[in-house]
Background
Predicted 3D model of a 159-nucleotide RNA (Lysine riboswitch aptamer) from a mouse gut metagenome.
RNA sequence: GAUAGAGGCGCAGAAUUCAAGAGUAUCAGGAAUCUCACAGGCUGGACCGCCGUUUCCUGAGAAAGGGGAUUCUGCCGAAGGGUCUUCCUGCCGGUCCGGCGGACGGCUCUGGGACGACGCGGAAUACGCGGCGUACUGUCACGGAUGUGGAGCGCUAUC
Numbered sequence: 001g002a003u004a005g006a007g008g009c010g011c012a013g014a015a016u017u018c019a020a021g022a023g024u025a026u027c028a029g030g031a032a033u034c035u036c037a038c039a040g041g042c043u044g045g046a047c048c049g050c051c052g053u054u055u056c057c058u059g060a061g062a063a064a065g066g067g068g069a070u071u072c073u074g075c076c077g078a079a080g081g082g083u084c085u086u087c088c089u090g091c092c093g094g095u096c097c098g099g100c101g102g103a104c105g106g107c108u109c110u111g112g113g114a115c116g117a118c119g120c121g122g123a124a125u126a127c128g129c130g131g132c133g134u135a136c137u138g139u140c141a142c143g144g145a146u147g148u149g150g151a152g153c154g155c156u157a158u159c
Stems, first nucleotide, its partner, number of pairs: 001159005008076001010075009026060007034052001040051003044097005079110006086103003090100003111137002114134003118130004139150004
């Protein structure tokens, strides 16, 4: 240097299905209320454009992201996070700014899963992400020993 492997509730993706989202948003009808445009709203700012506002009753009534299960696929920096450039006839009523989402790439951090409080996201006590803590686990090094320490750009095997 090449090839092949290991860690285990191991990682990620796809399809199908289920629950939740939610009797919510929204639409139609009715009643009342405020208001007549210099008000209020459409995500933050400016301009424009559009629409009256609020509450209750009746009827109809979603979806997305995220999650569980099963099966299949690809794998063991699997993957996840942070940051930066570029791109998208992407999204936020239109334009500009701004914000959000996605794709490739550069740099950088994290060995792995579990639990816990905190923080962010989320409808959510689900779940995801972050660092911190606790024990566990795999690996290598050190050590007389109970152990201590390091990091995957690592470790083991073969050539």
Rfam family: Lysine riboswitch aptamer. Rfam describes the family as follows. Riboswitches are metabolite binding domains within certain messenger RNAs that serve as precision sensors for their corresponding targets.